[in-house]
Context: one part of a larger RNA
RNA sequence: CUGGGUUUAAAGGGUGCGUAGGCGGCGUUACAAGUCAGGAGUUAAAGAUUGUAGCUUAACUAUGAUAUGCUCUUGAUACUGUAGUGCUUGAAUUAGGAUGAGGAUAGCGGAAUGUGACAUGUAGCGGUGAAAUGCAUAGAUAUGUCAUAGAACACCGAUUGCGAAGGCAGCUAUCUGGCCCUAUAUUGACGCUGAUGCACGAAAGCGUGGGGAGCGAACAGGAUUAGAUACCCUGGUAGUCCACGCCCUAAACGAUGCUAACUCGAUGUUUGGGUCCGUAGGAUUGAGCAUCCAAGGGAAACCGUUAAGUUAGCCACCUGGGGAGUACGACCGCAAGGUUGAAACUC
Numbered sequence: 001c002u003g004g005g006u007u008u009a010a011a012g013g014g015u016g017c018g019u020a021g022g023c024g025g026c027g028u029u030a031c032a033a034g035u036c037a038g039g040a041g042u043u044a045a046a047g048a049u050u051g052u053a054g055c056u057u058a059a060c061u062a063u064g065a066u067a068u069g070c071u072c073u074u075g076a077u078a079c080u081g082u083a084g085u086g087c088u089u090g091a092a093u094u095a096g097g098a099u100g101a102g103g104a105u106a107g108c109g110g111a112a113u114g115u116g117a118c119a120u121g122u123a124g125c126g127g128u129g130a131a132a133u134g135c136a137u138a139g140a141u142a143u144g145u146c147a148u149a150g151a152a153c154a155c156c157g158a159u160u161g162c163g164a165a166g167g168c169a170g171c172u173a174u175c176u177g178g179c180c181c182u183a184u185a186u187u188g189a190c191g192c193u194g195a196u197g198c199a200c201g202a203a204a205g206c207g208u209g210g211g212g213a214g215c216g217a218a219c220a221g222g223a224u225u226a227g228a229u230a231c232c233c234u235g236g237u238a239g240u241c242c243a244c245g246c247c248c249u250a251a252a253c254g255a256u257g258c259u260a261a262c263u264c265g266a267u268g269u270u271u272g273g274g275u276c277c278g279u280a281g282g283a284u285u286g287a288g289c290a291u292c293c294a295a296g297g298g299a300a301a302c303c304g305u306u307a308a309g310u311u312a313g314c315c316a317c318c319u320g321g322g323g324a325g326u327a328c329g330a331c332c333g334c335a336a337g338g339u340u341g342a343a344a345c346u347c
Base pairs, nucleotide, nucleotide: 003319004318005317006316007301008300012315014200015199016198017197021193022192023191025087026086027085028084029083030082031081033080034079035076036075037074038073039072040071041070042069049064054060090190091187092186093185094183095182096181097180099178102176103175104174105173106172107171108170109153113149114148115147116146117145118144119143120142124135125134161168162167205246206245207244208243209242210241214240215239219235220234221233222232257314258313259312260311261310262309265292266291267290268289269288270287271286272285274284275283276282277281296303297302320347321346322345329340330339331338332337
C1' cells in the first nucleotide's frame, strides 16, 4: 500500500454552515470524450518461454510463439460524460394552522439565606461518631416587626419538551430561529456529502470594570491518626454572578459521522390532521420521544424500522504495548496552555 475494520478490543472529527472535490432522480434528441468491437502500425537485439540441431551436458547456434501497452483508422451507442429539450416523485417556495425549559433584551414576583435596626427574653448556642476550635452577659441562640443585599427559581416535573452540539426551567412583554401538520398553487434536480476554511462550543482559567448573600479551591485553626500536607468540624480568599474581550478543552457519550432507500410486530407517551364507528372511547393517517421483541446481525454483552439488519454516496479515523499525546519544529494564545505530532530505545 492493499485488505479488514471503527458501541464496549486500536479507531466517528465536540457541533454546525459551507468552498474545492467526489457522487447524483424520470424521459427524449444530438455528439461520440470515457467504454466496447474489427483492422493497420509500432512494441530493437539479447534475456525469459516453446520445440529443434550439434553434444554425455552446459555455454552456444538457428527457428517459432508471446509482447497486457501506445498511435492511427473504421464502426457500435447500453452505461458514464458533454450539449439541447421536457417531466415531477427528490429539494425548495407559498397560504392557513399547531407546538415547545429554542435564543436575545427589559421589567416584575414570592419563599429561603445572610446582614442591619428595634422589641421580647436569658444562658447558653453551634457542631460531631464523640469532641474541640468558633459565637455568647459588651446580652448571643430563639421569637416578632421593619429595612437591605445578592444568588437560585420549591410544588407543577415526567422514561416530558426544545435545540446542530454545548445546553435550556419563577412570571410577563418585545424582538427572533427551528421543527411539524393540512391544502392547493409555484420553481423544475435547484440535490447528498464535504478536505482547507468560517462560526458556535460545559466547567475551570485569563484581562478590564462592576458585584459579592450563600457556597467555597488556596489558606488558618480544631479534631481523627503511628503520622494526616486528607476524609469530619469552625472560619475563609480567589472563584461562583453581571458587562465586554480571550481561552477552545471534557467520559464534549448513544463511548454509535451525515444523507437516502428497503425489511414481521406489541406497548406507553408528546404534538397535529381528516374521516368512520357501537363516542369517558376506539379505528385510521403524519411527525417525534421511550420500552419490549421476530427475522437478521454480533466474539459476546447486546442491537433490532430511532439498527450495531440489507444496500448506496461522501467525509473522518485505526494498524501491537510502552516511550508519548512526549521531544523538536510550525501555527494559535496575554498567560495557562492548545492544535499538529515523531524517533531512538525497550517488551